[in-house]
RNA sequence: CAAGUAGGCUGGGUGACCGCCAUUUUAGGGGCAAGCGCCUCUAAAAGGGAGGAAAGUCCGGGCUCCACCGGGCAGGAUGCUGGGUAACACCCAGAAGGGGUGACCCUACGGAAAGUGCCACAGAAACAUACCGGCCCGUCUCAGGCGGGCCAAGGGUGAAAUGGUGAGGUAAGAGCUCACCGCUCCCCGAGUGAUCGGGGUGGCGGGCAAACCCCAUCUGGAGCAAGACCAAAUAGAAGGGCAAGGAUGCCUGGCCAAUGUCCUUGGGUUGGUCGCUUGACCCUGAUGGUAACAUCAGGGCUAGAUAGAUGGUCACCGUCCCGAUUAUUUCGGGAUACAGAACUCGGCUUACAGGUUUACUUAGCCC
Numbered sequence: 001c002a003a004g005u006a007g008g009c010u011g012g013g014u015g016a017c018c019g020c021c022a023u024u025u026u027a028g029g030g031g032c033a034a035g036c037g038c039c040u041c042u043a044a045a046a047g048g049g050a051g052g053a054a055a056g057u058c059c060g061g062g063c064u065c066c067a068c069c070g071g072g073c074a075g076g077a078u079g080c081u082g083g084g085u086a087a088c089a090c091c092c093a094g095a096a097g098g099g100g101u102g103a104c105c106c107u108a109c110g111g112a113a114a115g116u117g118c119c120a121c122a123g124a125a126a127c128a129u130a131c132c133g134g135c136c137c138g139u140c141u142c143a144g145g146c147g148g149g150c151c152a153a154g155g156g157u158g159a160a161a162u163g164g165u166g167a168g169g170u171a172a173g174a175g176c177u178c179a180c181c182g183c184u185c186c187c188c189g190a191g192u193g194a195u196c197g198g199g200g201u202g203g204c205g206g207g208c209a210a211a212c213c214c215c216a217u218c219u220g221g222a223g224c225a226a227g228a229c230c231a232a233a234u235a236g237a238a239g240g241g242c243a244a245g246g247a248u249g250c251c252u253g254g255c256c257a258a259u260g261u262c263c264u265u266g267g268g269u270u271g272g273u274c275g276c277u278u279g280a281c282c283c284u285g286a287u288g289g290u291a292a293c294a295u296c297a298g299g300g301c302u303a304g305a306u307a308g309a310u311g312g313u314c315a316c317c318g319u320c321c322c323g324a325u326u327a328u329u330u331c332g333g334g335a336u337a338c339a340g341a342a343c344u345c346g347g348c349u350u351a352c353a354g355g356u357u358u359a360c361u362u363a364g365c366c367c
Stems, first nucleotide, its partner, number of pairs: 001364001002362009012317007020049002023046010051338001055349002058347005063223004068254006075219005080094005096107004110214002115212002117208003131155002133151008163181006182204001183202001185200006227274004237265006245256002281300008318336007
């Protein structure tokens, strides 16, 4: 220099004019009250006004309601180990398996010795074997055929075929024997642990649980259109049931329940206020920790709309691409990402023109 790996930041700027939203202050108008004051309209000023994903709605919460306290079953979720967190299917650090020369990346990551089930097609055979073939004996019409016996080492089929490689042995072969490796079981050591290392024994017939299942852990439901209050209006309606019902899909215990409560039909209201932004919040520093993160100290307040606000025009500049030109540079044209809060927070996933930056790697090239 080139190529790559893992992260971070930014993603237009300046000026002028006009235009939006809420809050605060001042002035004026109107209404209510006739006391404090409240509501609304107009004008001016001040400072403020979409995101890293606001998207998806895939997880986990906060918060609200279902009167309260349990037990069991079902259903659902997660699935290597340890740590973090309010919690999680998230994050950090490790283990095992796999990919890459490497920096690094991926995981469909508990159990097949509790049981059931599946492995199509091909193939001789997929819980079991002899299609081709090899060896030995006999026989015949003798380079071949037939009959009997032995084999699973070689070939074929397949995703997968009596654990693999090599040697010995054998009529030919085979864990038949041996060495090394893999695997079951046992012992010792290291580690919090998943596991790893060493030694010994055995001769050992698969895979799939993202198939049903087993095991361990967790788990009520509905959701801001939750819910609370005010105002107004109507039919202070009708019928049925009852220890039913009251937090689950079912069962069950306590407790409450007749001026009660549940179900069905029907009628009225579709207006306003709150919830609605101070938060498991953000920034800086110190300490502890490999890290995620925790603790302490200091600083900050950063939209709250409700058919739903932050925009439009002009000028100059920035960045990128293309063309021409050029010692330096200059000119022209085009473009300037993904995309808009609606209770809120922690994650994950997806989209993103361009600019910039940190650390690391190299089978590449040059000095």
The RNA shown here (Bacterial RNase P class A) has 367 nucleotides and comes from a Dehalococcoidia bacterium.
Lineage of the source: Bacteria > Bacillati > Chloroflexota > Dehalococcoidia.
Rfam family: Bacterial RNase P class A. Rfam describes the family as follows. Ribonuclease P (RNase P) is a ubiquitous endoribonuclease, found in archaea, bacteria and eukarya as well as chloroplasts and mitochondria. The family's RNA type in Rfam is ribozyme. Its family is annotated with ribonuclease P activity, tRNA processing and dimeric ribonuclease P complex in the Gene Ontology.
It is recorded under the gene name rnpB.